[in-house]
RNA sequence: UAUAAAUUAAAAGCGCCAGGACUUAAAAUGUAGAUAUUUUAAGUUGACGAGGAUGGGGAGUAUCGAAAUGUUCGGCGGAUGCCCCACGGUAUAACACUACCGUUAAAGAUUGAUAAAACUGAAAAGUGAUUUUUGGAACAAUAUCAAUUAGGUGUUAAUA
Numbered sequence: 001u002a003u004a005a006a007u008u009a010a011a012a013g014c015g016c017c018a019g020g021a022c023u024u025a026a027a028a029u030g031u032a033g034a035u036a037u038u039u040u041a042a043g044u045u046g047a048c049g050a051g052g053a054u055g056g057g058g059a060g061u062a063u064c065g066a067a068a069u070g071u072u073c074g075g076c077g078g079a080u081g082c083c084c085c086a087c088g089g090u091a092u093a094a095c096a097c098u099a100c101c102g103u104u105a106a107a108g109a110u111u112g113a114u115a116a117a118a119c120u121g122a123a124a125a126g127u128g129a130u131u132u133u134u135g136g137a138a139c140a141a142u143a144u145c146a147a148u149u150a151g152g153u154g155u156u157a158a159u160a
């Protein structure tokens, strides 16, 4: 240094980097000189928050907007989303079916509420690309929450 095993910690715009972009160094090419180009090596970057978990299986580019003027590109892996089944809840009581949902357990509609980056300062590390900490300060959504509204078929029973 590599491989294998064990233990601990750690997450969902989460993790990683072999493309790309950028930085530094060396060498070569070229130029009157420079800018520049190529190769090698080492680095940097590679998603801003909101929201999301009944159980099992399956597939697999899986919600919402903000910024930038588009590298938040591209690739790999994962993921609370999606489909099916089971269980559960609601639809006057019970049962069956059906529909919509998931323990805060109808879709829909109306009203209201609610970000962080970006931006702008300060400090620190690094030759540099860049990174970390911290102050000021707004603005979202077909997401989420709250209130109001909003509801099947059949049989049986009860009440009026």
Base pairs, nucleotide, nucleotide: 014077015076016075017074019073020045021044022043023042024041025040026039027038028037029036048065049064050063054086055085056084057083058082087102088101089100090099091098093156094155095154096153097152108149109148110147111146112145113144119136120135121134122133123132124131125130

A computed fold for a 160-nucleotide RNA from Clostridium acetireducens DSM 10703, annotated as glmS glucosamine-6-phosphate activated ribozyme aptamer. Rfam family: glmS glucosamine-6-phosphate activated ribozyme aptamer. Its family is annotated with regulation of gene expression and catalytic activity in the Gene Ontology. The sequence is in RNAcentral, with records from Rfam and Ribocentre. Lineage of the source: Bacteria > Bacillati > Bacillota > Clostridium > Clostridium acetireducens.